[in-house]
Context: one part of a larger RNA
RNA sequence: UUCUCGUUAAGGAACUCGGCAAUCUAACACUGUAACUUCGGGAAAAAGUGUGCCCUUUGUAGAUGAAGUCCCUCGCGGACGUAGUCGAGAAGGGUUGCAAUAACCAGGUGGUAGCGACUGUUUACUAAAAACACAGGACUCUGCAAAGUCGCAAGACGACGUAUAGGGUCUGACGCCUGCCCGGUGCUGGAAGGUUAAGGCAAGCGGUUAGCUCGUAAGAGCGAAGCUGUGAACCGAAGCCCCAGUAAACGGCGGCCGUAACUAUAACGGUCCUAAGGUAGCGAAAUCCCUUGUCGGGUAAGUUCCGACCUGCAUCAAUGGCGUAACGACUUCCAUGCUGUCUCAACGAGAUUCUCA
Numbered sequence: 001u002u003c004u005c006g007u008u009a010a011g012g013a014a015c016u017c018g019g020c021a022a023u024c025u026a027a028c029a030c031u032g033u034a035a036c037u038u039c040g041g042g043a044a045a046a047a048g049u050g051u052g053c054c055c056u057u058u059g060u061a062g063a064u065g066a067a068g069u070c071c072c073u074c075g076c077g078g079a080c081g082u083a084g085u086c087g088a089g090a091a092g093g094g095u096u097g098c099a100a101u102a103a104c105c106a107g108g109u110g111g112u113a114g115c116g117a118c119u120g121u122u123u124a125c126u127a128a129a130a131a132c133a134c135a136g137g138a139c140u141c142u143g144c145a146a147a148g149u150c151g152c153a154a155g156a157c158g159a160c161g162u163a164u165a166g167g168g169u170c171u172g173a174c175g176c177c178u179g180c181c182c183g184g185u186g187c188u189g190g191a192a193g194g195u196u197a198a199g200g201c202a203a204g205c206g207g208u209u210a211g212c213u214c215g216u217a218a219g220a221g222c223g224a225a226g227c228u229g230u231g232a233a234c235c236g237a238a239g240c241c242c243c244a245g246u247a248a249a250c251g252g253c254g255g256c257c258g259u260a261a262c263u264a265u266a267a268c269g270g271u272c273c274u275a276a277g278g279u280a281g282c283g284a285a286a287u288c289c290c291u292u293g294u295c296g297g298g299u300a301a302g303u304u305c306c307g308a309c310c311u312g313c314a315u316c317a318a319u320g321g322c323g324u325a326a327c328g329a330c331u332u333c334c335a336u337g338c339u340g341u342c343u344c345a346a347c348g349a350g351a352u353u354c355u356c357a
Stems, first nucleotide, its partner, number of pairs: 002351007010343002014341001019338001027051005036041001038173001052095006062086003068080004096100001108336004113331002115328002120132002136171007148157003174323004179253003184250002186246005193241003199235002204230005211222004254272005281315001282312001293309005
């Protein structure tokens, strides 16, 4: 010097991002115990008191239980139970010490708000959480050789199950609820019309040339059948266009102007646009830029916190909305107790660095 411990005057969170860390608390028995509540809880709530040893009640309550008595489906059976043995606890009195769960071991507590109902799961090696899961809810597919999944196939799972079953997706206990929009994108249904592939049918147009015509010849023209190339119209499914339905499918849920006998505001009116213009609830919020919004509470003093307001940059209803007892090594704020966290350090113990021998 560093590490691990111990003690500390007065104060007691003034420390700090934050009471991080370390104290405090702690066992058992008795008393007592609030709001709230899903009536189970909350609760060990909180807050208190006692605890050693000796004597007496008293070897008491109780347990066991030879002998004995009774019962019987009769046995190594059952019930009661004197003696004996074991034996808490309580009350009263006394007594020692600073201290009696004398050492060790062994909750600090209360209040407020957010999130998630809960127990559980998770980033083996920086994240344990508000993330995942969950019971519950809803939609959707699937009639069994099921849907779905793995495999080239055989085959297997689903399931030796059968719609109170199985698969997928979303939400996430419980309570009160879950508004409007089907124009777009999906999905489901429909089949009149439009479009539409391979293919079918095959008009037409070519290539080749037996032959014919012309030509002295070279060659030119025409050209059947066959073979062959190309090929219009027409026929031709699903799909798409089209017509409906469907939002606990993906998603979406306006602007401007005027108006009341103070002012302000606008129940009211006008107008434009839209598929429809955000309902209930909540709201400076895990969401509010301006913003430390404004008011109230708490403090001597509060960018945090709590309660309100609503001007919601950019809340909003199973992408669930709003509440909610219990629960949480979660997050915020406050109080009480407690303390070397601090004012502000000091001393001690054991290791260690360093120096010397």
The part of an RNA shown here (large-subunit ribosomal RNA, domain IV) has 357 nucleotides and comes from Deltaproteobacteria bacterium GWA2_38_16. NCBI's taxonomy places the organism under Bacteria, delta/epsilon subdivisions, Deltaproteobacteria. The full RNA is in RNAcentral, with records from ENA. The coordinates come from a structure-prediction model, not an experiment, and the mean pLDDT is 87.